The RNA shown here (c-di-GMP-I riboswitch aptamer) has 94 nucleotides and comes from a Syntrophomonadaceae bacterium.
The sequence was found by an Rfam model in a public genome assembly.
Of the family's consensus pairs, 95% are formed in the model.
The organism belongs to Syntrophomonadaceae, within Bacteria.
Rfam family: c-di-GMP-I riboswitch aptamer. Rfam describes the family as follows. GEMM was predicted in a large-scale screen for bacterial structured RNA regulatory elements.
The coordinates come from a structure-prediction model, not an experiment, and the mean pLDDT is 89.
Parts: sequence; C1' cells; structure tokens
RNA sequence: GACCGACAAAGGCAAACCUGUUGAAAGACAGGGACGCAAAGUCAAAGGGUCUAAGGUUCCUUGUUCAAGGAACUAUGACAGCCUGACUGCCGAA
Repeated sequence: GACCGACAAAGGCAAACCUGUUGAAAGACAGGGACGCAAAGUCAAAGGGUCUAAGGUUCCUUGUUCAAGGAACUAUGACAGCCUGACUGCCGAA
C1' cells in the first nucleotide's frame, strides 16, 4: 500500500412508527425514536430495478366542435437503507 473486518478503541449514521412542514403523488426536510449499517458518505445525466403520474398521448361515457368524468400508457418527478458500478473517507486485531 492492497485486500480484509475484532464481542477492539474513538466516534458516526438512523428503518418502522409518531408529530410538524412541503409536494399532484411517490417522496423529501425538521424533531422524537432505533430496525439495522464498515461506507446506511456522495453520484438517479453509468447500467438494471422499483415507486409515483402533475403534465402529455390514445381510448371510452355523458351532454353541442368545447367541457366534465373515467381507463390504459408515459418521467421530465423520486428511491443510493434494491443490485451492480464510479468517486471519497475513520480505525487496525487476525
């Protein structure tokens, strides 16, 4: 230095759930709270996957071209605590 990861030391993060804010939603943020995590640090414009569907497209129904309601598809919206990948980083027993 690379791999690796202790019932080590010093610290770190924080699932579900609750409250508030925000958003069309998924979700995010803040406080509480700990299921877990050695990258649970960063990247969603690296690839796959998942969630949502405001807007859009197509179709259907009702009434007058327009309008209202409904269905399917769709990310330009999200998730890094789904997997692979990239970058960075604390400690040091075997």